The prediction has a mean pLDDT of 83. This is a predicted structure of a 72-nucleotide RNA (transfer RNA) from an Anaerolineae bacterium. It matches the Rfam family "tRNA". By type it is a transfer RNA.

RNA sequence: GUGGGAUUAGCUCAACGGCAGAGCGUCUGACUGUGGAUCAGAAGGUUGCCGGUUCGAAACCGGUAUCCCACC
Numbered sequence: 001g002u003g004g005g006a007u008u009a010g011c012u013c014a015a016c017g018g019c020a021g022a023g024c025g026u027c028u029g030a031c032u033g034u035g036g037a038u039c040a041g042a043a044g045g046u047u048g049c050c051g052g053u054u055c056g057a058a059a060c061c062g063g064u065a066u067c068c069c070a071c072c
Base pairs, nucleotide, nucleotide: 001071002070003069004068005067006066007065010024011023012022013021018055026042027041028040029039030038048064049063050062051061052060
């Protein structure tokens, strides 16, 4: 340099073009002599970034950044 893949919550990952979610973690409460476990609830997201298409974009198109793989 060329081709491909990945990027969404603190972590690991979901999500037909139509409400952005789960598990773990964190916090609060219940339970307990205390803790753990268990149960209930809550907080936490400019969906890597910039544009475009669309009534509507995490998703489609263009550009770009980082990481990984293959080739050269």